[in-house]
Context: one part of a larger RNA
This record gives sequence, C1' cells and structure tokens, in this order.
RNA sequence: CCCUGGUUAAGGAACUAGGCAAACUAACACCGUAACUUCGGGAGAAGGUGUGCCGCUUUCUGUGCGGAGCUUCGCGCUCCAAGCGGCGAGCGGUUGCAGAGAAAUAGGGGUUGUGACUGUUUACUAAAAACACAGGACUCUGCAAAGUCGUAAGACGAUGUAUAGGGUCUGAUGCCUGCCCGGUGCUGGAAGGUUAAGGGGACGGGUCAGCGCAAGCGAAGCCCAAAACCGAAGCCCCAGUAAACGGCGGCCGUAACUAUAACGGUCCUAAGGUAGCGAAAUUCCUUGUCGGGUAAGUUCCGACCUGCACGAAUGGCAUAACAACAUCCCCGCUGUCUCAACCAGGGACUCA
Repeated sequence: CCCUGGUUAAGGAACUAGGCAAACUAACACCGUAACUUCGGGAGAAGGUGUGCCGCUUUCUGUGCGGAGCUUCGCGCUCCAAGCGGCGAGCGGUUGCAGAGAAAUAGGGGUUGUGACUGUUUACUAAAAACACAGGACUCUGCAAAGUCGUAAGACGAUGUAUAGGGUCUGAUGCCUGCCCGGUGCUGGAAGGUUAAGGGGACGGGUCAGCGCAAGCGAAGCCCAAAACCGAAGCCCCAGUAAACGGCGGCCGUAACUAUAACGGUCCUAAGGUAGCGAAAUUCCUUGUCGGGUAAGUUCCGACCUGCACGAAUGGCAUAACAACAUCCCCGCUGUCUCAACCAGGGACUCA
C1' cells in the first nucleotide's frame, strides 16, 4: 500500500453524474393514523408508549381430588369446588449505562413521468417505460370450416361448430375516439376497352404431276408461314371501405392608444388537425417567459402557447392500487465528505 471487518471528536451529503456504499430503522402489544380512492384500499401510513425481576390482588380458561341435588338407577344430568396448570389485567416494590439487554428482524414522507395490476425477457454486460395480460375493435371461417404441416396418404384445428376457431391492431378502468376513399390495399360490380393458351384459317410461300420453244404458270398431296374473327381471370373502368396502409394547407387585409384579430378576401386540396394535451421520454432556437422551492436551481413542480416537428385503438386525455422502473425535494441517519486516525484478520513486501 491492497482486501475483508470494527470504532471514531466536531460537523452531517459540504461527497458524487447520482446518498453509490455504509449507517439509521427493525420483534410483539397498545394508542394513533392524512391527501386521494375504482370504497377494496392507501396502512405496518405517519407518529407515539410499553417490554427485566420480585410480591400481592384478580377476570377468563384447562384439568378436576372431593361434595351436594336430581334420577328413567345408566359408564346418566345439573351445581359447588380443593390442588396443579395456561393467556391476560391491575397495584406495589426492586435493579443495571442499557430489560424485544444476544442473534435474526421495514428507514420514512412528498411531487412528477411511464406502464393499469400479478407475471415474462436478452443462460454469460440491458429486468425496463420492452413482451404478455384481462378488456376493446376489425377481419376471415357454415364444417370435408378457415388456417397450418406434409409430394401424398394423413394429421392438427377438434372428438370443437360462429357465446366456436384462425389472423391483425389496441392494451385494466373512466371520459372519449373528429375530418379525408384522391393514392395504395381489400370487398363488390359488370356495360365497354385491353388480353394468354386454344379454336379459326383468308392471303402468301416451298416441293412436284402436268402445260409451255423458253421465260414461266402450276391441280392434288406433303410442308412452311399465318391475317380477320371467337376467346377467362387480371388490368383499365364504376362503387363501397380508415379500430385498412395512410393523410389532416398557404398568402393578404381588418376593431376609436398600441397590440391582437371574432371578421373579410384569395389560391390550392381527397380533406385541411376537432376534443383533449402541450418547451412534453416529443421544443431546434432554449438555461423560452412568469411563478414556486434554494443564500445561490441548465434539473424539478405549476402555468403560458410562439406545437422547428402532440393529437385521438400506429389510440388521446385522466386515473386509485402496484413497480429491484425514471426525475426532483424533505425528515432521520451516517467516515460519502471536511480529513483523516486507530484496531483485528488476510495479502503484498523483507528475512529465514
């Protein structure tokens, strides 16, 4: 010097990214207990008091020597009750620094965010606000179901049958969930356009009997090539559908101080963001501005709204309870610190 423990004057978070670590608290009984609340909780809230030993008194209670009464004479019923025990209560005394005398055994309170909750998760750096969840919604499926595995047979779904089963999204509960179907998707429609294989086979060509002096023409057959026309779904097209994927404007002017603009004009759009919330786990400018808390606060809480770039099941806003979650504050407590000291054990180190 290092590790693991122990103690510490005065102060008590001044430490630090942060009270990390440590300390405080702790059992049982009694008293007492706030906001809020889904009336269950919150709650062991918080905050207090008592606790040893000895003596006396005593409630209740277990057992029940013995006794009395009744009796259907039963190993019956009822009552009193000694002795010995047990959970307590009261009064008095006594004692130590200390009586839950050791060990084990919650520190507490307030605010806000997020997720309702119990649960699950990255075996070996992440336990969470992530996943799940009950609840909600949409959608598919009529049973040889949809869906899934398999080439198939077959199996699961299910020895179930729409109060069932599959898929997707949301995520208790409360109040709610606005506008847009132009694009993409899905569903429905069938008049028209387009359209494959296939059907169809005009025209043309090769070959070759024959004809012709020749150039050439050229039947049948075989073959090559092939136009019109017929021809499904799909696509185009027409509708519906947003708890489907998604989207939800700009400029200019205007009120008797100023400022602002209920109001007006204009352009564009499928429609221009409603309720609620808002410098937010979202705010760049930004340590926004005001208020609170501190002597002093880039964090925190309450407001404002100028929302760079919230917003309604990619859910919005509230919310009791819950959380090894995240932020801030307070009380208590402490070697975290001012600032270090000593002790014990084990290392390191030196020597053998």

The part of an RNA shown here (large-subunit ribosomal RNA, domain IV) has 352 nucleotides and comes from a Deltaproteobacteria bacterium. Its Rfam family is "Bacterial large subunit ribosomal RNA". Its mean pLDDT, the model's own confidence on a scale to 100, is 88.